A computed fold for a 111-nucleotide RNA from an Acidobacteriota bacterium, annotated as c-di-GMP-I riboswitch aptamer.
[in-house]
RNA sequence: CCUCGAGAAGGGCUCACCUGGGAAGACCCAGGGCCGCAAAGCCACGGAUCCCCGUUUCUCCACGACUGCUGACCCCAGUCACGAAGGAUCCAGGAACGCCGGGCUGCCGAA
Numbered sequence: 001c002c003u004c005g006a007g008a009a010g011g012g013c014u015c016a017c018c019u020g021g022g023a024a025g026a027c028c029c030a031g032g033g034c035c036g037c038a039a040a041g042c043c044a045c046g047g048a049u050c051c052c053c054g055u056u057u058c059u060c061c062a063c064g065a066c067u068g069c070u071g072a073c074c075c076c077a078g079u080c081a082c083g084a085a086g087g088a089u090c091c092a093g094g095a096a097c098g099c100c101g102g103g104c105u106g107c108c109g110a111a
Stems, first nucleotide, its partner, number of pairs: 004109002012037002017032006035098001041104003045101003049095003054091001057088003061083001064080005
């Protein structure tokens, strides 16, 4: 120096959760916190995952119209259209490195 990772040493970080703040949201920041982590340090380069205020297409379906039924309304059934709400989806964008892979840097030094 490289590889490697202890029954070491000095330490470090902080899942969930709680409190306060920020965001449309995933999630982020601070304090507390302890499931864990030899890179659980940093990077969004690849895959997977998550969000979706905007946008494309489709679907669904109130209100509405028409038709059937009726003595006549309502109910019910069918069709059409607008588009409120919902769902899926394309594109763009975002989140996340404690999902996996990859890249960069790093403390210690047993076998």